The RNA shown here (c-di-GMP-I riboswitch aptamer) has 87 nucleotides. Rfam family: c-di-GMP-I riboswitch aptamer. On this family, see Sudarsan et al., Science 2008: "Riboswitches in Eubacteria Sense the Second Messenger Cyclic Di-GMP". Model confidence (mean pLDDT): 75 of 100.
RNA sequence: AACUUCAUAUCGCAAACCCACCGAAAGGUGGUGACGCAAAGCUAUAGGGACUACUUCUUGUCAAAGAAAUGUCAGCCAGUUGCAAAG
Numbered sequence: 001a002a003c004u005u006c007a008u009a010u011c012g013c014a015a016a017c018c019c020a021c022c023g024a025a026a027g028g029u030g031g032u033g034a035c036g037c038a039a040a041g042c043u044a045u046a047g048g049g050a051c052u053a054c055u056u057c058u059u060g061u062c063a064a065a066g067a068a069a070u071g072u073c074a075g076c077c078a079g080u081u082g083c084a085a086a087g
Stems, first nucleotide, its partner, number of pairs: 003087003012037002018031005035075001041080003047077002049073003055068005
């Protein structure tokens, strides 16, 4: 230096619920609260995957249905950086 493995939540992060705000929605921000996390740090212009459909297109007499990311998710995989201990 690289790889593998593992305990601990001290220091950290913060799921769901609820409240306020933003958004068409998915979702996001703040508060509250801890399900969990040893990368739950960062990356959505390497890539795969998932969610949504203001809007567009198609079908339809209507009601409505289907398709599409340019929107969202890093607490899905992945990429990348990094702490402690042991091998």